[in-house]
RNA sequence: GCGCUGGUGGUUUAACGGUAGAAUGUCAGCCUUCCAAGCUGAGGGCCCGGGUUCAACUCCCGGCCGGCGCA
Numbered sequence: 001g002c003g004c005u006g007g008u009g010g011u012u013u014a015a016c017g018g019u020a021g022a023a024u025g026u027c028a029g030c031c032u033u034c035c036a037a038g039c040u041g042a043g044g045g046c047c048c049g050g051g052u053u054c055a056a057c058u059c060c061c062g063g064c065c066g067g068c069g070c071a
Stems, first nucleotide, its partner, number of pairs: 001070007010024004018054001026042005047063005
């Protein structure tokens, strides 16, 4: 340099173009003599910039970062 692949809450991980979900963690409440466990609730996310579309995490283009391969 070229190709392939991935980027989603703090972490891990889903999502036929049509309300972004789950686990875990965090916070609050309940329970308990206290803690843990358990129950209930809350907050928190689509790597960046364009394009297509009524509508984009999703499709297209260009970048950035990680991994793999070739040279």

The prediction has a mean pLDDT of 81. The RNA shown here (transfer RNA) has 71 nucleotides and comes from a Candidatus Pacearchaeota archaeon. NCBI's taxonomy places the organism under Archaea, Nanobdellati, Candidatus Pacearchaeota. It matches the Rfam family "tRNA". Gene Ontology term of the family: triplet codon-amino acid adaptor activity.